The RNA shown here (c-di-GMP-I-GGC riboswitch aptamer) has 79 nucleotides and comes from a Syntrophales bacterium. The source organism's lineage runs through Bacteria, Pseudomonadati, Thermodesulfobacteriota, Syntrophia and Syntrophales. The coordinates come from a structure-prediction model, not an experiment, and the mean pLDDT is 89. It matches the Rfam family "c-di-GMP-I-GGC riboswitch aptamer". Gene Ontology term of the family: cyclic-di-GMP binding. The model forms 95% of the base pairs in the Rfam consensus.

RNA sequence: ACCGAUAAAGGCAAACUGCUCGAGAGGGCGGGACGCAAAGCUAUGGGUCCCCUGCGGGGCGAUCGCCAGGUUACCGAAG
Numbered sequence: 001a002c003c004g005a006u007a008a009a010g011g012c013a014a015a016c017u018g019c020u021c022g023a024g025a026g027g028g029c030g031g032g033a034c035g036c037a038a039a040g041c042u043a044u045g046g047g048u049c050c051c052c053u054g055c056g057g058g059g060c061g062a063u064c065g066c067c068a069g070g071u072u073a074c075c076g077a078a079g
Stems, first nucleotide, its partner, number of pairs: 002079001003076002011036002016031006034065001040071003044068003047063003050059003
């Protein structure tokens, strides 16, 4: 360094839900844990979703807990 234990310390938090923001997808905070070794960050490529459309397309729309890419990082058994 790769890698990832029925290890240790700690971390995040799906569904659902209360309040709230948004036209919507969806976001924020609290509750709650299905899971996660990058489920940290990043919309760069693809996917999905929303809005508009003259159906050609457009969006400084959404999602990184869909898959890749980029980037940073805790711990240390076996190999």